[in-house]
RNA sequence: GCCGGUCGCGGUGACUGGCGUAACGUGGACACCACGGGGAAGCCGCGAGAAUACCUUUGGCCGCACGCCUGGGCCGGACGC
Numbered sequence: 001g002c003c004g005g006u007c008g009c010g011g012u013g014a015c016u017g018g019c020g021u022a023a024c025g026u027g028g029a030c031a032c033c034a035c036g037g038g039g040a041a042g043c044c045g046c047g048a049g050a051a052u053a054c055c056u057u058u059g060g061c062c063g064c065a066c067g068c069c070u071g072g073g074c075c076g077g078a079c080g081c
Stems, first nucleotide, its partner, number of pairs: 004055002006048007015039002017069005024036005037064001059075004
């Protein structure tokens, strides 16, 4: 310096685990796999806005009512290749 942040629509979509409780189901394994139903951040595109400020606050968001755990994904920032 440029782009972006919000809303709507369309597409795509990682992740969706264990135990307890009346509160995903089935089968097998043991915090995982598959199928069925459900959820879902993010990314892409289109359209409409907002603003001309602010935007590193070391975090935030997502997976079946809650609790305790386990393990992931995505976005932001920094560094390196």